Small-subunit ribosomal RNA, 5' domain from a metagenome, 517 nucleotides, folded computationally. Rfam family: Bacterial small subunit ribosomal RNA.

Context: one part of a larger RNA
RNA sequence: GAGUCAACGUUGGCGGCGUGCGUAACACAUGCAAGUCGAACGAUCCUUAAGUGGCUUGCCAUUUAAGGAGAGUGGCGAACGGGUGAGUAACACGUGAGUAAUCUGCCCUCGAGCGGGGAAUAACUCCGCGAAAGCGGUGCUAAUACCGCAUAACACUCUAAAGCACAUGCUUUUAGAGUCAAAGCCUUCGGGUGCUCGAGGAUGAGCUUGCGCCAUAUUAGCUUGUUGGUGGGGUAAUGGCCUACCAAGGUUAUGAUGUGUAGCCGGCCUGAGAGGGUGUACGGCCACACUGGAAAUGCGACACGGUCCAGACUCCUACGGGAGGCAGCAGUGGGGAAUUUUGCGCAAUGGGCGAAAGCCUGACGCAGCGACGCCGCGUGGAGGAUGACGGCCUUCGGGUUGUAAACUCCUGUCAGAGGUGAAGAAAGCCCUUCGGGGCCUGACGGUAACCUCAGAGGAAGCCCCGGCUAACUACGUGCCAGCAGCCGCGGUAAUACGUAGGGGGCAAACGUUGCUC
Numbered sequence: 001g002a003g004u005c006a007a008c009g010u011u012g013g014c015g016g017c018g019u020g021c022g023u024a025a026c027a028c029a030u031g032c033a034a035g036u037c038g039a040a041c042g043a044u045c046c047u048u049a050a051g052u053g054g055c056u057u058g059c060c061a062u063u064u065a066a067g068g069a070g071a072g073u074g075g076c077g078a079a080c081g082g083g084u085g086a087g088u089a090a091c092a093c094g095u096g097a098g099u100a101a102u103c104u105g106c107c108c109u110c111g112a113g114c115g116g117g118g119a120a121u122a123a124c125u126c127c128g129c130g131a132a133a134g135c136g137g138u139g140c141u142a143a144u145a146c147c148g149c150a151u152a153a154c155a156c157u158c159u160a161a162a163g164c165a166c167a168u169g170c171u172u173u174u175a176g177a178g179u180c181a182a183a184g185c186c187u188u189c190g191g192g193u194g195c196u197c198g199a200g201g202a203u204g205a206g207c208u209u210g211c212g213c214c215a216u217a218u219u220a221g222c223u224u225g226u227u228g229g230u231g232g233g234g235u236a237a238u239g240g241c242c243u244a245c246c247a248a249g250g251u252u253a254u255g256a257u258g259u260g261u262a263g264c265c266g267g268c269c270u271g272a273g274a275g276g277g278u279g280u281a282c283g284g285c286c287a288c289a290c291u292g293g294a295a296a297u298g299c300g301a302c303a304c305g306g307u308c309c310a311g312a313c314u315c316c317u318a319c320g321g322g323a324g325g326c327a328g329c330a331g332u333g334g335g336g337a338a339u340u341u342u343g344c345g346c347a348a349u350g351g352g353c354g355a356a357a358g359c360c361u362g363a364c365g366c367a368g369c370g371a372c373g374c375c376g377c378g379u380g381g382a383g384g385a386u387g388a389c390g391g392c393c394u395u396c397g398g399g400u401u402g403u404a405a406a407c408u409c410c411u412g413u414c415a416g417a418g419g420u421g422a423a424g425a426a427a428g429c430c431c432u433u434c435g436g437g438g439c440c441u442g443a444c445g446g447u448a449a450c451c452u453c454a455g456a457g458g459a460a461g462c463c464c465c466g467g468c469u470a471a472c473u474a475c476g477u478g479c480c481a482g483c484a485g486c487c488g489c490g491g492u493a494a495u496a497c498g499u500a501g502g503g504g505g506c507a508a509a510c511g512u513u514g515c516u517c
Base pairs, nucleotide, nucleotide: 001517002516003515004514006513007512008511009510010509013377014376015375016374017373018372019370020369021335026333027332028331030330031329032328035076036075037074040073041072044069045068046067047066048065049064050063051062052061053060054059083288084287085286093212094211095210096209097208098207099206102205103204107201108200109199110198111197112196113195115149117147118146124139126137127136128135129134155179156178157177158176159175160174161173162171163170164169184193185192186191214260215259216258221251222250223249226248227247228246229245230244231243232242233241263285264284265283266282267278268277269276270275290311291310292309293308294307313324314323315322316321341367343366344365345364349363350361351360352359353358380410381409382408383407390401391400392399393398414458416453417452418451419450420449424444428439429438430437431436461506462505463504464503465502466487467486468485472501473500474499475498476497482489483488
C1' cells in the first nucleotide's frame, strides 16, 4: 500500500446492489418448514334437487343424482429442496481412466401382453384395559392392497455345440430342459390414461484405479482377518466384505505406525510474476442431524422434521407408565468484542402430488433491521471589499480567518406535500370455422417512474500538523500531567503533552485494533 463475514471510538442526510453467530455441533418456550390424489377403494356425515311410502300437510323413512367434509385402506412423494462443518489426512476431495464386476423409480423410443379365480383386513359395530400415550378381543366390508392358477419370450437358470476375444469372459449363432406377469379407472364411445414382461436410450448412483493432497523423527518400527490361496456365504456388483481350512506373509527412512491440526475444490485476497495466505457469501462433491448402535421399507436411506435398542438431558404423570430432539425459517436464554424480524406472498422461478381445476412449499420472491461492504447523489450556485463585527497573532504599523459572512440575483438534486401510476404476466382455462377469439391471476406496492407545489430552507464530520509524512503559532504545564508506529518528546521560552487560533488530509464517514499478502 492492498484486502477483510470484522470489532471498538467519535460522527451520521438519501438511494441502489450485496451482506450479517467466525464464539457453545451449547440448551431450547411458541408458531410454521411435506404433502397430495375421490379419475384406485369401501363406509360415514352434511347440503341441495327429484321420486316413492307413511301421512298428524310439513315432518319421518327410503332411493337416485350433484356438490362438500374429515378420518381409514391404497398409490406417489417424503432419499429432493433447506441447515451445519462436529468428525474425516481418507479414493474424502480434485483430475484422468476402468467397470468383460454393476444397479437405475419417474421420463423417451420400440416389441409383446392385460385370461380366469380365491382368501383376508383397516375403516365401522360391540366388549374390555389404561390417568394418559395407547392397546387387546368379537363381528362385517372394498380395492390399482394380498395370494394361487393359466399363458409367455429375443427374459432368467442349467446343459451341449459354434463364433469372437489379451482377458477370469462376450454373443439378438444354434439345439434341448426348466422357471417367472398383470389392474384397473375415466370417457363426448372416437379414445385417453394406467398395469405386466422384455430391448434400447437418457439421467442418476455404486465400485476399482494412476497422479495430486498439512505439520511433526523430541513418533522407527507397524500388522493376526493381518498378506495370499481353496471351499462356502453375502451384495445390484468385485473384494477378507464375512466364515471354515491351508500357507506365512504384508508394509516401512521414496517416512510406515503414532501424535497434532484440518471438511476438499471451483474460487477469493495479495503480488510485476513466481509464490504466499485463505476456503465467508455463490456453485460442485463429502460428512453429520441430542450421543452411540441397528436394521426394515423402498429404484434410491441404514433416513434432520421415520422406526427399534442403549445413554445423558428436559417435560407430563393418577407413580403403574409415557413424551421430546431448531446444525430448517423466525425467535429465546447462554457464551462472546460481535452478527437481524417470532414480517408478507405463493404474483414470478423451481419442486411434490393430481387428468385437470387445484392443494402444499420459512425452497424461493420480497419487505424489515444494521454505514457491515461497494457504488452513486446531496448538504447549494453566481456576484459580493468600507477586506465589516468577532476570534487569533503582532515588531502595535498591521497580518490572518477571508469572498468566507452579511447583502443581491438565481437554481431546485435529495428529503417534504399533492396528483398520475407501472414493467415484472404468459402460461393456464374456455370456445374455435384451426386463421383466431374470450376470461382470470402482482406479495413487493399506491413501490419505482413521471408531473405539479413550496422554499436555501432539513443534511459535516473525523484524524493529523517534530522527522519518516502534506500541514505552525500562542498560552498552560514543568521528567509532572501526559504522548508514542519507529526514532523519541516533557526537568520554565515544548511547532512532539493539554487548550485555542490557523493549517493539512480524507469525507457520510474518519481513526484505532485484530488478521492476510